[in-house]
Predicted 3D model of a 97-nucleotide RNA (TPP riboswitch aptamer (THI element)) from Robertkochia solimangrovi. Its mean pLDDT, the model's own confidence on a scale to 100, is 76.
RNA sequence: CGUAAACUUUAGGGGUGUCGGUUAAGUCCGGCUGAGAUAAUACCCUUUGAACCUGAUCCAGGAUAAUACCUGCGAAGGGAAAAGUUAACCGAUCUUU
Numbered sequence: 001c002g003u004a005a006a007c008u009u010u011a012g013g014g015g016u017g018u019c020g021g022u023u024a025a026g027u028c029c030g031g032c033u034g035a036g037a038u039a040a041u042a043c044c045c046u047u048u049g050a051a052c053c054u055g056a057u058c059c060a061g062g063a064u065a066a067u068a069c070c071u072g073c074g075a076a077g078g079g080a081a082a083a084g085u086u087a088a089c090c091g092a093u094c095u096u097u
Base pairs, nucleotide, nucleotide: 001091002090006085007084008083009082010081011046012045013044014043016040017032018031019030020029021028052078053077054076059072060071061070062069
């Protein structure tokens, strides 16, 4: 000097299901899974891209009270960014002993 992860700032992308009551009304209360479940200004993700969408004749198999709950689909397709801080291990160069 270079280099990983991580972090910061700003900008952007995304989802909010299912079940039981309740209400004029996802209006309110609770159960399940999850980072996040009607809106938290939060959570996750931003090309090293499974955050999220399409495939989906609410997909296929297995569970569940029920549900993208789990696995597959998926070496399928699409999908939103820039700067800085730091430098472990490692690499290169120089100097000294």